[in-house]
RNA sequence: ACAAACCUUCGGGGCAGGGUGAGGUAGAGAAAUCUUCCGAUUCCCGAUCGGUGGUAUAACCCACGAGCGCGCCAGCGCAUGAUCCGGUGAAAUUCCGGAGUCGACGGUAUAGUCCGGACGAAAGAAGGUCGCA
Numbered sequence: 001a002c003a004a005a006c007c008u009u010c011g012g013g014g015c016a017g018g019g020u021g022a023g024g025u026a027g028a029g030a031a032a033u034c035u036u037c038c039g040a041u042u043c044c045c046g047a048u049c050g051g052u053g054g055u056a057u058a059a060c061c062c063a064c065g066a067g068c069g070c071g072c073c074a075g076c077g078c079a080u081g082a083u084c085c086g087g088u089g090a091a092a093u094u095c096c097g098g099a100g101u102c103g104a105c106g107g108u109a110u111a112g113u114c115c116g117g118a119c120g121a122a123a124g125a126a127g128g129u130c131g132c133a
Stems, first nucleotide, its partner, number of pairs: 002131001005129006017045003023038002026035003047113002049103002051064004059101002067078004083099005105116003
C1' cells in the first nucleotide's frame, strides 16, 4: 500500500397564523326550530420539509432505497412523484435570479408534515480486525 472475509458505529426532515364546519355536546320548546360549547396539523388561504450514490454543488437529470408478493438463502417479480425560462461559465434541468411542480401504505373529516407498522429496515457512509499474493 492493499484483495477477500468478518465485526462495530452511524444512517429522514416538516403546518406558525387565519377561514370553513362533517360530526358531536348541553339546554329551551308540543313541534318546527333556536341557543351553548367542542370540533380538520387531512378541506380552503397560507406556512413548511427534501434520504443515498453519480455528475459543476440536484426533492423534480441518471441510478438506488423505504412498500407489496414469492423464496431457506442468494435473489426474483410488481408498484414507484415532480421543471422550465434567463444569467455566468470550458462545463450547471445542480450555482445566481425568476416563475412553477411533486411526495408510498394502513388509520382518521379527504394527510409529504398527525398516529401506526417503525426503539424496525435499507440505499449507503465511516472506522476496525484479519494478513493471502
Background:
The prediction has a mean pLDDT of 82. This is a predicted structure of a 133-nucleotide RNA (FMN riboswitch aptamer (RFN element)) from Ornatilinea apprima.